[in-house]
Context: one part of a larger RNA
Molecule: small-subunit ribosomal RNA, 5' domain
Organism: uncultured bacterium
RNA sequence: GAUAAACGCUGGCGGUGUACAUAAGACAUGCAAGUCGAACGGGAGAAGACAGGAAGAUUUAUCUACUUGUUGGACACCGUGGCGGACGGGUGAGUAACACGUAAGUAACCUGCCUAUAAGAGGGGAAUAACAGUGAGAAAUUACUGAUAAUACCGCAUAAGCUGGAGGUAUCGCAUGAUACAUUCAGAAAAGAUUUAUCGCUUAUAGAUGGGCUUGCGUCUGAUUAGCUAGUUGGUGAGAUAACAGCUCACCAAGGCGACGAUCAGUAGCCGGAUUGAGAGGUUGAACGGCCACAUUGGGACUGAGACACGGCCCAGACUCCUACGGGAGGCAGCAGUCGGGAAUAUUGCACAAUGGAGGAAACUCUGAUGCAGUGACACCGCGUAUAGGAAGAAGGUCUUAGGAUUGUAAGCUAUUGUCGUGUGAGAAGAAAAUGACCAUCACAGGAGGAAGCCCUGGCUAAGUAUGUGCCAGCAGCCGCGGUAAUACAUAUGGGGCGAGCGUUAUCC
Numbered sequence: 001g002a003u004a005a006a007c008g009c010u011g012g013c014g015g016u017g018u019a020c021a022u023a024a025g026a027c028a029u030g031c032a033a034g035u036c037g038a039a040c041g042g043g044a045g046a047a048g049a050c051a052g053g054a055a056g057a058u059u060u061a062u063c064u065a066c067u068u069g070u071u072g073g074a075c076a077c078c079g080u081g082g083c084g085g086a087c088g089g090g091u092g093a094g095u096a097a098c099a100c101g102u103a104a105g106u107a108a109c110c111u112g113c114c115u116a117u118a119a120g121a122g123g124g125g126a127a128u129a130a131c132a133g134u135g136a137g138a139a140a141u142u143a144c145u146g147a148u149a150a151u152a153c154c155g156c157a158u159a160a161g162c163u164g165g166a167g168g169u170a171u172c173g174c175a176u177g178a179u180a181c182a183u184u185c186a187g188a189a190a191a192g193a194u195u196u197a198u199c200g201c202u203u204a205u206a207g208a209u210g211g212g213c214u215u216g217c218g219u220c221u222g223a224u225u226a227g228c229u230a231g232u233u234g235g236u237g238a239g240a241u242a243a244c245a246g247c248u249c250a251c252c253a254a255g256g257c258g259a260c261g262a263u264c265a266g267u268a269g270c271c272g273g274a275u276u277g278a279g280a281g282g283u284u285g286a287a288c289g290g291c292c293a294c295a296u297u298g299g300g301a302c303u304g305a306g307a308c309a310c311g312g313c314c315c316a317g318a319c320u321c322c323u324a325c326g327g328g329a330g331g332c333a334g335c336a337g338u339c340g341g342g343a344a345u346a347u348u349g350c351a352c353a354a355u356g357g358a359g360g361a362a363a364c365u366c367u368g369a370u371g372c373a374g375u376g377a378c379a380c381c382g383c384g385u386a387u388a389g390g391a392a393g394a395a396g397g398u399c400u401u402a403g404g405a406u407u408g409u410a411a412g413c414u415a416u417u418g419u420c421g422u423g424u425g426a427g428a429a430g431a432a433a434a435u436g437a438c439c440a441u442c443a444c445a446g447g448a449g450g451a452a453g454c455c456c457u458g459g460c461u462a463a464g465u466a467u468g469u470g471c472c473a474g475c476a477g478c479c480g481c482g483g484u485a486a487u488a489c490a491u492a493u494g495g496g497g498c499g500a501g502c503g504u505u506a507u508c509c
Stems, first nucleotide, its partner, number of pairs: 001508003005505005012383006018376002020341001025339003029336003034083003039080004048071006055064004090294003100218007109211002114207007122156001124154002131146006162187005168181005192199002220266003227257003232254008269291004273284004296317005319330004347373001349372003355369001356367004386416004396407004420450001422445005430438001453498005458479003464493005474481002
């Protein structure tokens, strides 16, 4: 000098940041991922309109309740279907590794939504949920029968281009090869909605974006760890994958790594950065940003463009809860919050107004992302706690050589100001026409009123005297101080330093 700090004493305000470092311990409760009726079937049907019935008021042909039928279709709800739940948010347990950083490669690859271009969308079929009925079960849930729709599912047709096979020509390259052009055989598509503006659907090519894989170099400690390895190292063939590859398998060979530190053990998420330092370097990886890994522990796949998936599924383990004992339910390392652990770390808040995300044609809905507010002097920065005049140098305190000195212009006293705070009222920008959760600011009122402490005072190190104590009580970062005149302990007074902080402890340079 620095800090994600803690502790002691003290504490007025504001701004900007920041806040479980320990138990990746366990979690009550609420919320954190939905949306689309312009894909579809049900279901419920308000207002209104039309045609009647009937009661009341009356100006006797009008009005108003009520009610029946038809129409109408707002707004819930159930299910099928589509897109999104692979983003956003959290944590750092594991990992010494192509995990990360950097530089390359992919002639070995994928890419929903988006953009551009080209070509299409013809004609059929069979189901199924919600629903109805009958059952089972304490519940979670579930069985059978019956009916039905679609942008759900399945054949057929068509194929510019695409995929596979067969040979052919040309060009190019980086070894395997790549590209283009024709020929032939085989194969694979599609869905509609509508407010008529459009939005969708299928195939292909290219782009963009995002990813997968491979490689060079870099990346902690220990030799009181010296040998390690059997899919191990390579080959042939096959399988698997989006794709290369022992990735997997069969066979063959006997290789591969290691003192330039293999293997083993310990520790650890990595980086941009942060901190310190003149630099070199050291330390560190909180907050913010990028990447990785994980989601109660271990394993597994399904769906999908994308997961081996935090708030999806299955199995096993531990734990918790419900149970009619047959069986079921759960996963805060999301935001709050609770218990526990700890020296120690916040509200079960407001709003989708802004920025962004998902769905939707849109209106809009959802969004503990985010924007805000709340708590903490935890950090940095700013402001205030008054200003000017004022000597009888008051009283009191302390010291004293008893004369005085000092506290000290300090106070009282006189005059003045009005920051912050308090109270009342108004109100900008953030908001493109509208929409403001939150909030700067302005005016007025009142009146010095509400706002100063902490540490030190032997030397290092700025700042001394008195009293008490008597190697006791105590102090102490180092040297050291204290045994009767202690500037070093304690108290008082004075002084010094910093100041809403000041000291101590811890860690790094």